RNA sequence: GCCCCUAUAGCUCAGGGGAUAGAGCACCGCCCUCCGGAGGCGGGAGCGUAGGUUCGAAUCCUACUAGGGGCG
Numbered sequence: 001g002c003c004c005c006u007a008u009a010g011c012u013c014a015g016g017g018g019a020u021a022g023a024g025c026a027c028c029g030c031c032c033u034c035c036g037g038a039g040g041c042g043g044g045a046g047c048g049u050a051g052g053u054u055c056g057a058a059u060c061c062u063a064c065u066a067g068g069g070g071c072g
Stems, first nucleotide, its partner, number of pairs: 001071007010025004018055001027043005048064005
């Protein structure tokens, strides 16, 4: 320098054009309890950045950024 993959919640991951973007763990509150880190109920929190396509983009396209891999 060229090519490929990845980027969604604090962490690990779903979601493959239209639904309030979800799950597990973690965290917070309440209940229960002698106590609770066990059990029950509830809650907060997110689409790497900038453009483009589209009636509509986390999802498709382009560039960039970061991480990983390959080639020279």
The prediction has a mean pLDDT of 80. This is a predicted structure of a 72-nucleotide RNA (transfer RNA) from a Propionibacteriaceae bacterium. The organism belongs to Propionibacteriaceae, within Bacteria. It matches the Rfam family "tRNA". It is annotated as a transfer RNA. It was read from a public genome assembly.